[in-house]
């Protein structure tokens, strides 16, 4: 060295997650490495840990062991970018007040304060107006139950004569039209009115006593609710970092028994 024929063993790993722990089924990931039953309100085991059947390979490029790399996933911290909320703190944004520092306005042609007074205001009466009736003037205006006067015709008479009376004529009444001198009655978002009472507070006048301020419009200060949310805190996922954990596949070395030549 070479052949034969066994045996360990092998026939996918891993990661989270669940579990007293340990595999599975399921999700990821990596990769292509038998079959068939169980199995997430789980299946099955018990610290070298899937359960039962069956087939294949078998001392090697394929099994174990060490090294090297190192996909992927998890934990934690930092940062960034986006996004959910908060809203005491800074910040800004109009309001509102508050001072009276600038500045503007007004003021000895008298500020601002005292007092007196009159007006506005409210009750009463008087006056004028306005607007509505109505008396009053004028016009019109009755077929008949208004007056007069009655052609014509009717009725009484023997006749004189009388007698009711339609229609038209004349005037009236009811009614309506129109007018405005005057009276007269009612109303009022009537009046630069006029008299007399009363009047809480404001505003206007006028008078008088005193003598420098008033304002509060811009702007500053200052304060207070409120509101945006830019810093600011809090969270979810995302990216990038660093730590730490696991940790496939892949490289390198190394490795069992029996017989024969």
């Nucleotide at each position: 060295u070479c052949g034969u024929g066994c045996u360990a063993g092998g026939c996918g790993g891993g990661g989270a997650g669940c579990u007293a722990g340990c595999g599975g089924u399921g999700c990821c990931c990596u990769g292509u490495a038998c079959u068939c039953g169980c199995a997430a309100u789980c299946c099955g085991c018990u610290c070298c840990a899937g359960c039962g059947a069956g087939g294949c390979u078998g001392a090697a490029u394929g099994c174990c062991c060490g090294c090297c790399u190192g996909a992927g996933g998890g934990c934690u911290g930092a940062u960034c970018a986006c996004u959910g909320g908060g809203g005491a703190c800074u910040g800004c944004c109009g309001c509102c007040g508050u001072u009276a520092c600038g500045u503007g306005g007004u003021g000895u042609u008298g500020a601002g304060a005292g007092c007196c007074u009159g007006g506005u205001c409210c009750u009463g009466c008087g006056c004028g107006g306005c607007g509505a009736c109505g008396u009053c003037c004028g016009g019109c205006u009755a077929a008949u139950c208004c007056c007069g006067u009655c052609a014509g015709g009717u009725c009484c008479g023997g006749a004189a004569g009388g007698a009711a009376g339609c229609a038209g004529c004349g005037g009236u009444a009811c009614g309506u039209c129109g007018g405005u001198a005057a009276c007269g009655u009612c109303g009022g978002g009537u009046g630069c009115c006029g008299c007399a009472g009363g009047g809480u507070a404001g505003c206007c006048g006028g008078g008088u006593u005193u003598g420098a301020g008033c304002u509060g419009g811009c702007g500053g200060a200052c304060g207070g609710a409120g509101g945006c949310a830019a810093g600011c805190c809090c969270g979810u996922g995302g990216g990038u970092c660093a730590g730490u954990u696991c940790g496939a596949a892949g490289g390198c070395g190394g490795g069992g028994c029996a017989c024969g030549a």
Record summary:
The RNA shown here (Bacterial large signal recognition particle RNA) has 261 nucleotides and comes from Thermoflexus hugenholtzii JAD2. Its Rfam family is "Bacterial large signal recognition particle RNA". Rfam describes the family as follows. The signal recognition particle (SRP) is a universally conserved ribonucleoprotein involved in the co-translational targeting of proteins to membranes. By type it is a non-coding RNA gene. The coordinates come from a structure-prediction model, not an experiment, and the mean pLDDT is 76.